[in-house]
Molecule: transfer RNA
Organism: Cyanobacterium stanieri PCC 7202
RNA sequence: GGGGCAUUAGCUCAUUUGGUAGAGUGCUGCGAUCGCACCGCAGAGGUGAGGGGUUCAAAUCCCCUAUGCUCCA
Numbered sequence: 001g002g003g004g005c006a007u008u009a010g011c012u013c014a015u016u017u018g019g020u021a022g023a024g025u026g027c028u029g030c031g032a033u034c035g036c037a038c039c040g041c042a043g044a045g046g047u048g049a050g051g052g053g054u055u056c057a058a059a060u061c062c063c064c065u066a067u068g069c070u071c072c073a
Base pairs, nucleotide, nucleotide: 001072002071003070004069005068006067007066010025011024012023013022019056027043028042029041030040031039049065050064051063052062053061
């Protein structure tokens, strides 16, 4: 220098080929307990790495950039 993959909630990851973004864990509150933990219920939390484009509509398609991993030279 060139190719490929990854980037989504605090963390680990889904989202089956475009149609309102979810789970586990963590966090907060309530219940339960004499109290704590475990357990049950409810809730908060994401401009989907950044920017642009296509489309009525983009996490998803296209382009550029950034970071990490990997292959080739």